[in-house]
Context: one part of a larger RNA
RNA sequence: UGACGGGGGCCCGCACAAGCGGUGGAGCAUGUGGUUCAAUUCGACGCAACGCGAAGAACCUUACCUGGGCAAGACGCAACUGGACAACCUCAGAGACGAGGCUUUCCCUUCGGGGACCAGUUGACAGGUGCUGCAUGGCUGUCGUCAGCUCGUGUCGUGAGAUGUUGGGUUAAGUCCCGCAACGAGCGCAACCCUUAUCUUCUGUUGCCAGCAUUAAGUUGGGCACUCUGAAGAGACUGCCGGUGUUAAGCCGGAGGAAGGUGGGGAUGACGUCAAGUCCUCAUGGCCCUUGAUGCCCAGGGCCACACACGUGCUACAAUGGUCUAUACAAAGAGUAGCGAACUCGCGAGAGUAAGCCAAUCUCAAAAAGUAGGCCUCAGUUCGGAUAGGAGUCUGCAAUUCGACUCCUUGAAGCUGGAAUCGCUAGUAAUCGUGGAUCAGCAUGCCACGGUGAAUACGUUCCCGGGCCUUGUACA
Numbered sequence: 001u002g003a004c005g006g007g008g009g010c011c012c013g014c015a016c017a018a019g020c021g022g023u024g025g026a027g028c029a030u031g032u033g034g035u036u037c038a039a040u041u042c043g044a045c046g047c048a049a050c051g052c053g054a055a056g057a058a059c060c061u062u063a064c065c066u067g068g069g070c071a072a073g074a075c076g077c078a079a080c081u082g083g084a085c086a087a088c089c090u091c092a093g094a095g096a097c098g099a100g101g102c103u104u105u106c107c108c109u110u111c112g113g114g115g116a117c118c119a120g121u122u123g124a125c126a127g128g129u130g131c132u133g134c135a136u137g138g139c140u141g142u143c144g145u146c147a148g149c150u151c152g153u154g155u156c157g158u159g160a161g162a163u164g165u166u167g168g169g170u171u172a173a174g175u176c177c178c179g180c181a182a183c184g185a186g187c188g189c190a191a192c193c194c195u196u197a198u199c200u201u202c203u204g205u206u207g208c209c210a211g212c213a214u215u216a217a218g219u220u221g222g223g224c225a226c227u228c229u230g231a232a233g234a235g236a237c238u239g240c241c242g243g244u245g246u247u248a249a250g251c252c253g254g255a256g257g258a259a260g261g262u263g264g265g266g267a268u269g270a271c272g273u274c275a276a277g278u279c280c281u282c283a284u285g286g287c288c289c290u291u292g293a294u295g296c297c298c299a300g301g302g303c304c305a306c307a308c309a310c311g312u313g314c315u316a317c318a319a320u321g322g323u324c325u326a327u328a329c330a331a332a333g334a335g336u337a338g339c340g341a342a343c344u345c346g347c348g349a350g351a352g353u354a355a356g357c358c359a360a361u362c363u364c365a366a367a368a369a370g371u372a373g374g375c376c377u378c379a380g381u382u383c384g385g386a387u388a389g390g391a392g393u394c395u396g397c398a399a400u401u402c403g404a405c406u407c408c409u410u411g412a413a414g415c416u417g418g419a420a421u422c423g424c425u426a427g428u429a430a431u432c433g434u435g436g437a438u439c440a441g442c443a444u445g446c447c448a449c450g451g452u453g454a455a456u457a458c459g460u461u462c463c464c465g466g467g468c469c470u471u472g473u474a475c476a
Stems, first nucleotide, its partner, number of pairs: 001476002003473003007470007015460002019424005026315008034306002042053002064301007073125001077123007088101004106115003127289002130287003136283002138278003141274001143272001148187006154163003167178003193266004198234005204228001207224003212221002237260001240254005317417001321376007333364003338357002343352003383414001388409007430452007
C1' cells in the first nucleotide's frame, strides 16, 4: 500500500421489513445429471451452467454410430491436352456411384488466339466441427450503470509511498459548495442520441369526417377543422414565490404547467477482477491425422433411449369459476416460391374455385379477458385434462423409429402443495389475448405489442451484496 475481521462509524440497493403473486406437491413440455446404448455428437457447471450455444435434430442440418464407397480428393492454384457445360432416357444398385444411349457446340476476335465453364494428366498441395480458450486475436458474461480509477507539476517522506481523492455539508453520482500544500487535468458520472407524454407550423393520400349532400358501408361528391402520418420547431431550467441552510451547494412546500426537480423507458458499461466463456461462428501459433484417414461422398440409425435426481416453464386443482348464445373496444407487426378475401363443400382440421394486394389502399384478422342473458350448485363434478382406442387433415421425396392439427370415444393424477426458495415499488405485479424471427412443416421457448389493472414500504435492528472513512493483523 492492499486484502481480510462472527472490529467500529456513515450510506445505498426489492437486501431485509410491509405487501401481492409464484416455485418446491400433481400431470405434461423442455434443459441437465445419471444410467443405458453400436451411437445416444460436442460445449456450458455457484451467483455469472441447466426453455443455455440451438431464431426451430423426420432426410438435410449432423459434428455421433453401423454399413457401402473415393483416393491430388467435395473446394482453391499453376502448366499441358481436349471439349461448351448441361439436360433427357435405359440397365444394375439402398444410394453414392457405375455401364450404355440420345442430343448439343457458349462469348470476343486483328482468325494467330483470348475469356468464362467442364473433363483428364502432372505438380507444389488440399482437407480436418481433431487437441490445446492455461499459447492467442476478436466477441461475450460478471462485479455493476456500482462511483469509482488515474495522471502532470508542486510539497512531504531515506524509501516503499503519501498528498491531491481526506475533512464539514450535499447529491442518484469523486454531483456540487465550503475549507485545506496543494494547483490543474484525463477515463468514468451527467449532458449531447433514440423513444414516449403536451403544443405549434408544414404535409393531406392509401389516412380522417365537424358541417352540406349521398350510401348497406367515409361508399361517393366535397373538405383538411379534428384524429393520424412524418419532418421541423417550442417546452422543464430549481426558471418564479415562501421557508430553511453558512450570504453556499442544496433541501422542503407552493404557483403556473401536458409534464417538476434525472418526467417515464432505452442505447451507452471507467481502471480492472474471475488463467471466467468461446480453437464447434470467424481468424490464428504450436501439436496431431492424411490412401485399412481424425479427410470426402452416400443409405439407414442416433442426437427423441428411461428404475431415477435437479433446474426452467405450461395446464390445473375450480363458482372472482365452467359452459352456451348475443355483443363491444387495441397496439405492434408480416406478406409475391407470399398473404389469401368472398362464395361452395366438410361437424372440424381443411379442400375447391378465386377477387385484391410488392400494401396508411388488399390480406393475415376472430382480439381475448370484458358486457348482457341462460344453465351448472360444491361433487373428483358440466372442475381438470393426462393417457389410450378409432377415424381423418396438412406439410413434405418420405411423418415407423420421430411432426403439428381435427373429430368421436376414453377420462388418470390433482381438492392449493414439507423443509426451503424466487419475482415485483406503478401503468409495475397479477391477469388477458395479439404479432414476429427461425421456418416446407413443427413453440408451453424467445423477442416484441397492446387490453384490464392492484396491494404495500413503519423503518434500517437483522440476512445478502456494494461504496467511503477508520482500527487490528502472525496474510500478500
Molecule: small-subunit ribosomal RNA, 3' major domain
Organism: metagenome